This is a predicted structure of a 74-nucleotide RNA (transfer RNA) from a bacterium.
RNAcentral holds the sequence, with entries from ENA.
It matches the Rfam family "tRNA". It is annotated as a transfer RNA.
[in-house]
RNA sequence: GGGCGAGUAGCUCAGGUGGCUAGAGCGUCUCGCUUACAACGAGGAGGUCCCAGGUUCGAGUCCUGGCUCGCCCA
Numbered sequence: 001g002g003g004c005g006a007g008u009a010g011c012u013c014a015g016g017u018g019g020c021u022a023g024a025g026c027g028u029c030u031c032g033c034u035u036a037c038a039a040c041g042a043g044g045a046g047g048u049c050c051c052a053g054g055u056u057c058g059a060g061u062c063c064u065g066g067c068u069c070g071c072c073c074a
Base pairs, nucleotide, nucleotide: 001073002072003071004070005069006068007067010026011025012024013023019057028044029043030042031041032040050066051065052064053063054062
C1' cells in the first nucleotide's frame, strides 16, 4: 500500500427487505426475602447506535469519505 470483517447501554452481543417507542443477558441501584450474606423475586436508571456528509417523507440499517481494532496478502 491492497482486500475482508468489526465498532449499538459499564461488559458480551442481537437488531429480517429502511417504518414509526432501540433491545437481551450479565453488571449496577432500590425494595422484598434472610439473624447476615449469597441465591431468588419485583422494580428502576443507564444510548448523540465510532465521526462527518449524502439519499429518503423516514436511516442502527442504504451510499461516500474518515478514525480505531482484528485477520489475510504484498